[in-house]
Molecule: c-di-GMP-I riboswitch aptamer
Organism: Bacillota bacterium
RNA sequence: AGAGGAUAAAGGCAAACCGUAUCGGAAACGACGGGUCGCAAAGCUACGGGUCUACGGGCGGAGCCUAGGACUGCCGAGUUGCCAUG
Numbered sequence: 001a002g003a004g005g006a007u008a009a010a011g012g013c014a015a016a017c018c019g020u021a022u023c024g025g026a027a028a029c030g031a032c033g034g035g036u037c038g039c040a041a042a043g044c045u046a047c048g049g050g051u052c053u054a055c056g057g058g059c060g061g062a063g064c065c066u067a068g069g070a071c072u073g074c075c076g077a078g079u080u081g082c083c084a085u086g
Stems, first nucleotide, its partner, number of pairs: 003085001005083001012039002017034004023030002037073001043079003047076003050071003056066004
């Protein structure tokens, strides 16, 4: 420098769920504390696809459409990186 990842090892993250003199948000969802199903990028970036929501806006009504809002633990891509192995 490049390659791949053991039931190893150092360290890391944390689904569901529970909580908050019921924190933020219209909602989706997020924050913080617990929790630990799992994860070799389950680090970072909404860049491509996908999914969720629809305050506002559009459409006579019902209702539907719409991202400028979200999700990277849905799949890609980009980028950075720990440990050990050949």